This is a predicted structure of a 103-nucleotide RNA (Glycine riboswitch aptamer). The sequence was found by an Rfam model in a public genome assembly. Its mean pLDDT, the model's own confidence on a scale to 100, is 79. Of the family's consensus pairs, 89% are formed in the model. Rfam family: Glycine riboswitch aptamer. From the family's description: This family represents the bacterial glycine riboswitch.
[in-house]
RNA sequence: AUGAUAGUAGCGGGAGAGACCACAAUUGUGGCGCCGAAGGAGUAAUUAACAGAGCUAGCCCCUCUGUUGCGAAUCUCUCAGGCAACAGGACCGCUUCAGGACA
Numbered sequence: 001a002u003g004a005u006a007g008u009a010g011c012g013g014g015a016g017a018g019a020c021c022a023c024a025a026u027u028g029u030g031g032c033g034c035c036g037a038a039g040g041a042g043u044a045a046u047u048a049a050c051a052g053a054g055c056u057a058g059c060c061c062c063u064c065u066g067u068u069g070c071g072a073a074u075c076u077c078u079c080a081g082g083c084a085a086c087a088g089g090a091c092c093g094c095u096u097c098a099g100g101a102c103a
Base pairs, nucleotide, nucleotide: 007097009095010094011093012092013091018032020031021030022029023028033083034082035081039079040077041076042075047069048068049067050066051065052064053063054062
């Protein structure tokens, strides 16, 4: 390159849950209750190694079981974060910049 995935920057959209109580008089401290969509942790299928059993004359292959590891999410946990508005916000869209996969 009619320029992929993943990125930079800008703009737009973007949920949940007490403007709770006490002290205090600040966006603070403590208490109780709650939320999941920054971040973090956990987990399946899968897959690898090892061990045991079965199969076999025996070994390999194969099957079963167990252990250890690998292993995603908007699922689970709630460490962190959050519970008026503002801000933040996974994710989505548009534009821009950089980059250069397939062909």